This is a predicted structure of a 73-nucleotide RNA (transfer RNA) from Thermoleophilum album. Rfam family: tRNA. By type it is a transfer RNA. Rfam links the family to the GO term triplet codon-amino acid adaptor activity. The coordinates come from a structure-prediction model, not an experiment, and the mean pLDDT is 81.
RNA sequence: GCCGCCGUAGCUCAGUCGGUAGAGCACUUCCAUGGUAAGGAAGGGGUCCCCGGUUCGAGUCCGGGCGGCGGCU
Repeated sequence: GCCGCCGUAGCUCAGUCGGUAGAGCACUUCCAUGGUAAGGAAGGGGUCCCCGGUUCGAGUCCGGGCGGCGGCU
C1' cells in the first nucleotide's frame, strides 16, 4: 500500500427485510434473612465512532474519514 470483518448501555453482544433501540451481566431501590450470599419485584442508564448523501423516515443503504482485528504484498 491492497483486501476482508468489526465499531450499538459500564462490560459481552443482538437488532440480517429502512418505521424511531433491546437482552444477559453489572448498577440503584424494595422484598426476603438474625446477618451475608444466592433468590424475587421494580427502576435508571444510549448524540447507535465521526462527517456528508439518499429517503417522508437511517443503528440499518451509499460516499469519505478515524479506530480495532485478521490476511496479502